RNA sequence: AGCUGGUCAGGCGGUCGCGCCCCGGAAACGGGGCGAGGAAAGUCCGGGCUCCAUAGGGCACGGUGCUGGGUAACACCCAGGCAGGGUGACCUGAUGGAAAAGGGCCACAGAAAAGCAGACAGCCAAGGUUAGCAGUUAGCCGUUAGCGGUUAGCUGUUAGCUUUUGGUGAUGGUGAAAAGGUGGUGUAAGGGACCACCGGCGUCCGUGGUGACACGGGCGGCCAGGCAACCCCCACCGGGAGCAAGGCCAAGCAGAAGUGAGACCCGCUUCGGCGGGCACGGGACGGCCCGUCCCGUCUGAGCUUCGGGUAGGCCGCUAGAGGCGGCGGGCAACUGUCGUCCCAGAUAGAUGAUCGCCGCCCUGACCUUGUCAGGCUUGACCUUGUCAGGCCUGACCUUGGGUCAGGGAGACAGAACCCGGCUUAUCGACUGGCU
Numbered sequence: 001a002g003c004u005g006g007u008c009a010g011g012c013g014g015u016c017g018c019g020c021c022c023c024g025g026a027a028a029c030g031g032g033g034c035g036a037g038g039a040a041a042g043u044c045c046g047g048g049c050u051c052c053a054u055a056g057g058g059c060a061c062g063g064u065g066c067u068g069g070g071u072a073a074c075a076c077c078c079a080g081g082c083a084g085g086g087u088g089a090c091c092u093g094a095u096g097g098a099a100a101a102g103g104g105c106c107a108c109a110g111a112a113a114a115g116c117a118g119a120c121a122g123c124c125a126a127g128g129u130u131a132g133c134a135g136u137u138a139g140c141c142g143u144u145a146g147c148g149g150u151u152a153g154c155u156g157u158u159a160g161c162u163u164u165u166g167g168u169g170a171u172g173g174u175g176a177a178a179a180g181g182u183g184g185u186g187u188a189a190g191g192g193a194c195c196a197c198c199g200g201c202g203u204c205c206g207u208g209g210u211g212a213c214a215c216g217g218g219c220g221g222c223c224a225g226g227c228a229a230c231c232c233c234c235a236c237c238g239g240g241a242g243c244a245a246g247g248c249c250a251a252g253c254a255g256a257a258g259u260g261a262g263a264c265c266c267g268c269u270u271c272g273g274c275g276g277g278c279a280c281g282g283g284a285c286g287g288c289c290c291g292u293c294c295c296g297u298c299u300g301a302g303c304u305u306c307g308g309g310u311a312g313g314c315c316g317c318u319a320g321a322g323g324c325g326g327c328g329g330g331c332a333a334c335u336g337u338c339g340u341c342c343c344a345g346a347u348a349g350a351u352g353a354u355c356g357c358c359g360c361c362c363u364g365a366c367c368u369u370g371u372c373a374g375g376c377u378u379g380a381c382c383u384u385g386u387c388a389g390g391c392c393u394g395a396c397c398u399u400g401g402g403u404c405a406g407g408g409a410g411a412c413a414g415a416a417c418c419c420g421g422c423u424u425a426u427c428g429a430c431u432g433g434c435u
Stems, first nucleotide, its partner, number of pairs: 001435008010358007018035007037412001041423002044421005049242004061238005066080005081095001082093004096233002102231002104227003120172002122168005128161015180198006199223001201220008246315004255306005262278001264277005279297007322341008360408009370396012
């Protein structure tokens, strides 16, 4: 300068306040005990528990996906394999099958994006055309009669152009990716077309490993792109809902059954009832009786019982795959056994506020001391070294320690049936191992 794992999340006391439990008390109240987290969070996985469903098997749907192990179980953990990154400690990976069951997709760019691939430029061949050169044939002109010049045609060759046809995947360009790499043979030019070596793939055998796999050898065809976190194939796993689960008690209102005081008298009437009287039932006033008032009398007051069940209350509810420690097994995750401890249970939701001292950090003053590294030497002890002391040299110019004063920081966040994980948030402090 980095990599990686673990622990803690200030401590003690006073005062006031809150929730639960225990004791005392008739009560008021008093005393005592306990009172958030590493993530209580997100509710992303897995399980316990509860209710519902369920012969058995299959399909569908969903999930997981290298190997071995751990576990109640897991998309978790541990130990390995393989691939990629890093000088390294180490980190990252849904990491079965794309080679053979099949379908689909591969943006942009590019001529072409996939199963007999693909022709934009370039290269090569053929054709067309233009120009030059050479040869040759015919005509004309000149002539020293040998030939020379010129025009036209044909043939060959070289160079250019392009409206064509064919070959080519070696070169250029595009792209994340262009259908093995290097060298040679061959060819008109080229190409696994062929050859040598290398790489890669498949298959068989051997060795090591429980296994994933690794190493070595033989054979094969010249070579086969990527995506399965697209469908799909293969292997394995999975019933659904959740503590507002679920159970018990049960006001009021409504319902059902039973019981229940006049089917009374007079008057009026629009024939529905209304008013009055006496009797009975219930209620209020009241200690009780009388009395007064109110309500009701078959269209049923009041009382009794019943079933379901709302408000409300209780259980579920916190002693558990529990914490800590010793010993044993295992590389480890984890596990066996023994000992010990009890550690929140609220229900609209308690766990708070404040003060003092100590602890942490910074600044200042004062006091004290040098600190670190190397070398030499003396002594002790387990001989290689360690510890203690002394001396010398170098580096640092103030570090270390103490006292006092002043100031500052304390994050993320808060149970709600309970556990095991993962992920996310987090001021900081301490510590193990490694490069």